[in-house]
Context: one part of a larger RNA
RNA sequence: GAUUGAACGCUGGCGGCAUGGCUAAAACAUGCAAGUCGAACGAGAACCCCGCAAGGGGGGACAGUGGCGGAAGGGUUAGUAAUACCAUCGAACGUACCCCGAGGUGAGGGAUAGGCAUGGGAAACUGUGCGUAAUACCUCAUAAUCUCCAAGGAGCAAAGGCUUGCUGCCUUGGGAGCGGCGAUGGUCCUAUCAGGUAGUUGGCGGGGUAAAGGCCCACCAAGCCUAAGACGGGUAGCGGGUGUGAGAGCACGACCCGCAACAUCGGGACUGAGACACUGCCCGGACUCCUACGGGAGGCUGCAGUAACGAAUAUUCCGCAAUGCGCGAAAGCGUGACGGAGCAAUGCCGCGUGCAGGAUGAAGCAGCUUCGCUGUGUAAACUGCUGUCAGGGGCUACUAACUUAUGAAGAGCCUCAGAGGAAGGACCGGCUAAACUCGUGCCAGCAGCCGCGGUAAUACGAGUGGUCCAAGCGUUAGUC
Numbered sequence: 001g002a003u004u005g006a007a008c009g010c011u012g013g014c015g016g017c018a019u020g021g022c023u024a025a026a027a028c029a030u031g032c033a034a035g036u037c038g039a040a041c042g043a044g045a046a047c048c049c050c051g052c053a054a055g056g057g058g059g060g061a062c063a064g065u066g067g068c069g070g071a072a073g074g075g076u077u078a079g080u081a082a083u084a085c086c087a088u089c090g091a092a093c094g095u096a097c098c099c100c101g102a103g104g105u106g107a108g109g110g111a112u113a114g115g116c117a118u119g120g121g122a123a124a125c126u127g128u129g130c131g132u133a134a135u136a137c138c139u140c141a142u143a144a145u146c147u148c149c150a151a152g153g154a155g156c157a158a159a160g161g162c163u164u165g166c167u168g169c170c171u172u173g174g175g176a177g178c179g180g181c182g183a184u185g186g187u188c189c190u191a192u193c194a195g196g197u198a199g200u201u202g203g204c205g206g207g208g209u210a211a212a213g214g215c216c217c218a219c220c221a222a223g224c225c226u227a228a229g230a231c232g233g234g235u236a237g238c239g240g241g242u243g244u245g246a247g248a249g250c251a252c253g254a255c256c257c258g259c260a261a262c263a264u265c266g267g268g269a270c271u272g273a274g275a276c277a278c279u280g281c282c283c284g285g286a287c288u289c290c291u292a293c294g295g296g297a298g299g300c301u302g303c304a305g306u307a308a309c310g311a312a313u314a315u316u317c318c319g320c321a322a323u324g325c326g327c328g329a330a331a332g333c334g335u336g337a338c339g340g341a342g343c344a345a346u347g348c349c350g351c352g353u354g355c356a357g358g359a360u361g362a363a364g365c366a367g368c369u370u371c372g373c374u375g376u377g378u379a380a381a382c383u384g385c386u387g388u389c390a391g392g393g394g395c396u397a398c399u400a401a402c403u404u405a406u407g408a409a410g411a412g413c414c415u416c417a418g419a420g421g422a423a424g425g426a427c428c429g430g431c432u433a434a435a436c437u438c439g440u441g442c443c444a445g446c447a448g449c450c451g452c453g454g455u456a457a458u459a460c461g462a463g464u465g466g467u468c469c470a471a472g473c474g475u476u477a478g479u480c
């Protein structure tokens, strides 16, 4: 000098765009953050209509079965020094939804939730009986370019719905995108860590997986890694990038993007195309809560918010109008993703705090060569003018894209009044731009370094004047 996710002190007018728990991956009250489909299914409250009534028709809430989605989006960086990440390659794999192609979609059956009836329990929840539907479940048929094969053969599927042409369903080939796996190289400090390793290293055979593989197992062999640092210890998410620097380098990895890992701690599987699953399940631990003491409930490292910690970091806001995602044929519904607003000078950028004239060079204050002169200083007063920003009123191009409709929020235009509401901070001995007077008297104090202060201090404190920046200015801390 540059820079920061900064903090602190003094000060503070407006706008735009960003950024904002770096500490306790410590604990969390409350609300919301994942639903949707009636064009898969049965049943059907309120309400409306017909009817004297019984009953019938319409209507569709809540709940339930079923499908798809809850593996994305959002958060965090605890762990991880290599099963991660980055670069470049590879072969033994998978893929719901989407696109292209080929073929098929026949015949039956038994249940079950909801419901009705009746129990248990404080609750969470749950038992029994009767009965019901399906794109839920099962059987048979058909059977290929699918699967297996000793090449003869054997085996395997389906679901309808709304409506008059759509959409589903089954089998199969290809594609796109995505994912799983492997190799080589690279990736911090430490030798006051020198030896480490028995599924260890390899083989044969098997199991397992979507798939290669000691991934797992039986048997056999005795290997494998290591001063080019194994093993151990410490620290740490990695990259694109960021800061600085002429560069080489050094330091860093907030925000945004890609990848990984995690979801109170540890373990486990289920379902599924995909998870060993943040707001799913089971078990164990710690913690909190409810309880009728028998037993139950919970997980903000989602958005707000609380308390705690800390030098320190925001609203329990508005909206699905836009973009995107899920579901749906669609209308649409949901979405703390997202779009916005609020708070904070936290940063960057822009604008303003007026402009022109005006000398009795006013008063005040300060200084001096002291009955006058000089500085502050055209500065003020005063006169004329302008109208940015802020303030009041009115209007609607635009963000709206879908021939219509649709704006949470912003923005634009016209107009009114009137200089009004808007300047501070640090410094002035040298480095270093800017000095005089008074007070103090090695005291009080200053200080980045050198150093100032013991009676004339340009270095302390004040006044006046000046210098530099400016809605900021300084200090502290970090990096180069």
Base pairs, nucleotide, nucleotide: 001480002479003478004477006476007475008474009473010472013351014350015349016348017347018346019344020343021309027306028305030304031303032302035068036067037066040065041064047058048057049056050055075262076261077260085186086185087184088183089182090181093179094178095177098175099174100173101172102171103170104169105168106140107139108138109137115130116129117128118127119126120125146155147154148153160167161166162165188234189233190232195225196224197223200222201221202220203219205217206216207215237259238258239257240256241252242251243250244249264285265284266283267282268281287298288297289296290295315341317340318339319338323337324335325334326333327332354385355384356383357382364376365375366374367373368372389421391416392415393414394413395412396411398410399409424469425468426467427466428465429450430449431448435464436463437462438461439460445452446451
Overview:
Small-subunit ribosomal RNA, 5' domain from a Phycisphaeraceae bacterium, 480 nucleotides, folded computationally. The sequence was found in a public genome assembly. The coordinates come from a structure-prediction model, not an experiment, and the mean pLDDT is 85. Taxonomically the source falls in Phycisphaeraceae (Bacteria, Pseudomonadati, Phycisphaerae, Phycisphaerales).